Context: one part of a larger RNA
RNA sequence: GAGUAGCGAAAAAGAGAGUGAGAAUCUCUCUCGCCGAAAGCCCAAGGUUUCUUAAGCAAGGUUCGUCCGCUUAAGGUUAGCCGGCCCUAACCCGAGGGUGAAAACCGUAGGGGAUGGACAACGGGUUUAUAUUCCCGUGCCACGAACAAGCGUUACUACCAAUGGGGUGACGCAGGAGGCUAGAUGAUCCGCGUUAUUGGAUUCGCGGGUAAGCCUGUAGGGGGACAGAUAGGAAAAUCCGUCUGUCAUAUACCCUGAGAGGUGAUGCCGAUCCGCUGUAAUGGUGGAGAAGUCAUCGAUGCCAUGCUGCCAGGAAAAGCCUCUAGGGAGCUUGUUUGUGACCGUACCGUAAACCGACACAGGUGGGCAGGUAGAAUAUACUAAGGCGCGC
Numbered sequence: 001g002a003g004u005a006g007c008g009a010a011a012a013a014g015a016g017a018g019u020g021a022g023a024a025u026c027u028c029u030c031u032c033g034c035c036g037a038a039a040g041c042c043c044a045a046g047g048u049u050u051c052u053u054a055a056g057c058a059a060g061g062u063u064c065g066u067c068c069g070c071u072u073a074a075g076g077u078u079a080g081c082c083g084g085c086c087c088u089a090a091c092c093c094g095a096g097g098g099u100g101a102a103a104a105c106c107g108u109a110g111g112g113g114a115u116g117g118a119c120a121a122c123g124g125g126u127u128u129a130u131a132u133u134c135c136c137g138u139g140c141c142a143c144g145a146a147c148a149a150g151c152g153u154u155a156c157u158a159c160c161a162a163u164g165g166g167g168u169g170a171c172g173c174a175g176g177a178g179g180c181u182a183g184a185u186g187a188u189c190c191g192c193g194u195u196a197u198u199g200g201a202u203u204c205g206c207g208g209g210u211a212a213g214c215c216u217g218u219a220g221g222g223g224g225a226c227a228g229a230u231a232g233g234a235a236a237a238u239c240c241g242u243c244u245g246u247c248a249u250a251u252a253c254c255c256u257g258a259g260a261g262g263u264g265a266u267g268c269c270g271a272u273c274c275g276c277u278g279u280a281a282u283g284g285u286g287g288a289g290a291a292g293u294c295a296u297c298g299a300u301g302c303c304a305u306g307c308u309g310c311c312a313g314g315a316a317a318a319g320c321c322u323c324u325a326g327g328g329a330g331c332u333u334g335u336u337u338g339u340g341a342c343c344g345u346a347c348c349g350u351a352a353a354c355c356g357a358c359a360c361a362g363g364u365g366g367g368c369a370g371g372u373a374g375a376a377u378a379u380a381c382u383a384a385g386g387c388g389c390g391c
Base pairs, nucleotide, nucleotide: 013031014030015029016028017027018026032388033387034386035385040368041367042366043365046348047347050346051075052074053073054072055071056070060068061067080140081139082344083343084342086117087116091112092111093110097106098105099104121138122137123136124135125134141340142339143338144337145336146335147334148333149332150331151330159327160326164323165322166321167320168319172310173309174308175307178303179302180301183297184296185295186294187293189208190207191206192205193204209268210267213263214262215261220256221255222254223253224247225246226245227244228243229242230241232240233239269292272288273287274286275285276284277283311314354363355362370382371381372380373379
């Protein structure tokens, strides 16, 4: 220079009460304002204790500070069924092997590798802080054992494959219609509450829920069945394929299939009411508990990887089903019972906690998607919820 520039979005504050040495800035209440396809909620990545409680205020906080993502101490993350663990894609590594003077490069078997496949749990309650993990209730899966029933019982027969055959898994784009549900709206219907001095009401206010699983098998979608033969499927096959015959071409049969209904549930939830208690403050705690219907609208979600059309013709492996090989007397179903290890789980997550040197107007993948108006996820206002951007 200079007590100058600046104090980081123009969403906005005001009042009262409390605490305290001290309050524009902390807490509570009332009013006001802002977001509401977000400035709300859930997850992934990344961060790594920032979470909760108590006690603090030297520094950090662009002012202040009694407050804090700060300091100190203590505490907090509970799983057979959520994710990992199983499977493979691009890609990477790569025993032998090939190339090279070497470093190294390529690459078979094999291994790794999700953004894909496979895979059994839902509702309520609870903590200062976790919950599909704890508790309550109801259920399901895998493997083992015991028991019961059925079939078989000495038969190279039933049955059984980590490594074999076949099927399935298994997939493009475009398009329309239908059936539903989530959800929403309304109610003169149901319940509860409230209304000045009293009583009442058709006014007004609030509420009008309930999962997985199991039973049933609907709207809809798909499929011919049986018998015989068989030089193909690297061995075998009753499986698959191929050929032949018979019957059928459907209101039959089989497979699939949302939703509804029943059960789950004499449960749980529930407006509200009652009792006890009291914190620095929001309060804490126990009990009782009504109605729980009808109509309309209605998805981008489900039926559906369906159906129809088209040409550019649209992953793999595990898993599952089946077949035999080899083995070989048990197999199937039901009930009961045992086991289910290990790793993640706090908290932030369009952000003051991630990437940007900062409590930085930047950047950051997926899911949810209320109301009024509207074609709409535009726009405006608004609900739940969250904020007023630390002079």